Overview: This is a predicted structure of a 62-nucleotide RNA (Fluoride riboswitch aptamer (crcB RNA motif)) from a Bacillota bacterium. Its Rfam family is "Fluoride riboswitch aptamer (crcB RNA motif)". For this family Rfam cites "An excited state underlies gene regulation of a transcriptional riboswitch" (Zhao et al., Nat Chem Biol, 2017). Its family is annotated with response to fluoride and positive regulation of gene expression in the Gene Ontology.
[in-house]
RNA sequence: AAACUGUUUGGUGAUGGAGCUCACCAAAACCGCCUGUACAGGCUGAUGGCUCCUACGGUGUG
Numbered sequence: 001a002a003a004c005u006g007u008u009u010g011g012u013g014a015u016g017g018a019g020c021u022c023a024c025c026a027a028a029a030c031c032g033c034c035u036g037u038a039c040a041g042g043c044u045g046a047u048g049g050c051u052c053c054u055a056c057g058g059u060g061u062g
Base pairs, nucleotide, nucleotide: 009026010025011024012023013022016053017052018051019050020049021048032043033042034041035040
């Protein structure tokens, strides 16, 4: 110096917040999908999963 392992802490999981839970990472985890040579165009969803709130969208009623 590199690799591996353990502990502690922190971070991340396609756009916000909280609780629970799962997974991953140690400068990495992570950075959605489709068509298209490229330019470009189109589509779903505020969750990794569940619940609630907020924002947005659709329908109906007052």